[in-house]
RNA sequence: UUCUUAUCUAGAGCGGUGGAGGGACUGGCCCAAUGAAACCCGGCAACCAUCUAUACUUCUAUAGAAAGGUGCUAAAUCCAGCAAACAGUUGAACUGUUUGGGAGAUAAGAG
Numbered sequence: 001u002u003c004u005u006a007u008c009u010a011g012a013g014c015g016g017u018g019g020a021g022g023g024a025c026u027g028g029c030c031c032a033a034u035g036a037a038a039c040c041c042g043g044c045a046a047c048c049a050u051c052u053a054u055a056c057u058u059c060u061a062u063a064g065a066a067a068g069g070u071g072c073u074a075a076a077u078c079c080a081g082c083a084a085a086c087a088g089u090u091g092a093a094c095u096g097u098u099u100g101g102g103a104g105a106u107a108a109g110a111g
Base pairs, nucleotide, nucleotide: 001111002110003109004108005107006106007105008104013041015040016039017038021031022030023029025081026080027079028078042073043072044071047069048068050065051064052063053062054061055060077103082100083099084098085097086096087095088094
């Protein structure tokens, strides 16, 4: 860097350093000197690994424990982006709702 699978409306600081940006991209809309990013500490969760119980010949599955490897810690992935259906008046457009998709993030595996 590519591919596959799963998940993405829950949860988590009134701390320290730092000193102007941040929310992936585009358009919106937001956050930020009442202190952004980043780092440290704290915290949340339970994807993988670990342990226990049950089922099973095994692979494995389910439930629980704990927290080793990650991850996360404003707003639903902040909302939309492409397509369809329905509705609001219709000539197109526009707006709203729903469904599917795309893009992205994270984990695990493969090349």